[in-house]
RNA sequence: GAGAGAGGUGCAAUUUUUAAGAGUAAUAAUUUAGUAAAUCAGAUUAAAGCUAAUUAUGAAAGGAAAAAUUGCCGAAAUUUAAAAAGUUUAUCUGAAACUUUUUAAGUUGGGCUAAUGCAAAACAUGUAUUAGACUGUCACAAGAAAAACUUGUGGAGUGCUGUC
Numbered sequence: 001g002a003g004a005g006a007g008g009u010g011c012a013a014u015u016u017u018u019a020a021g022a023g024u025a026a027u028a029a030u031u032u033a034g035u036a037a038a039u040c041a042g043a044u045u046a047a048a049g050c051u052a053a054u055u056a057u058g059a060a061a062g063g064a065a066a067a068a069u070u071g072c073c074g075a076a077a078u079u080u081a082a083a084a085a086g087u088u089u090a091u092c093u094g095a096a097a098c099u100u101u102u103u104a105a106g107u108u109g110g111g112c113u114a115a116u117g118c119a120a121a122a123c124a125u126g127u128a129u130u131a132g133a134c135u136g137u138c139a140c141a142a143g144a145a146a147a148a149c150u151u152g153u154g155g156a157g158u159g160c161u162g163u164c
Stems, first nucleotide, its partner, number of pairs: 001164002004161002008073001010072009026057005032052004039095006076108013109135002112132008137155007
């Protein structure tokens, strides 16, 4: 350098189902009440408009879980920056926020538990930091005649084990 392989409550995608989102948004009807447009700024329009209340009907997305199948073991996740597309107002323009994709750089061996912060509708979940035990792997030290194995300490996936 090429190619193969292992970790385990391992990772992702797709499909199906489910909870939540939510009796919310929206639509229709009714009624009275309010009044200059509920992310921000500017412009234009709107009282036959808009907002609210009551009744009826009643979603979806992002996020999550389970099962099956497929592909995998930097699997993948996440942070920051840039670019592109999209969503959010009565409409337009700009900004802002959010979502997705791509690129670059950084972080994490793996999952689990707890606390705090952030994201989130959320006590779900994710993530950052800290703490704890567990697990795979290698190195070192001790035990043991040696090996297997046990105990302790430490390292990081740019690792580890085979083959050529």
Model confidence (mean pLDDT): 75 of 100. Predicted 3D model of a 164-nucleotide RNA (Lysine riboswitch aptamer) from a mouse gut metagenome. The sequence is in RNAcentral, with records from MGnify.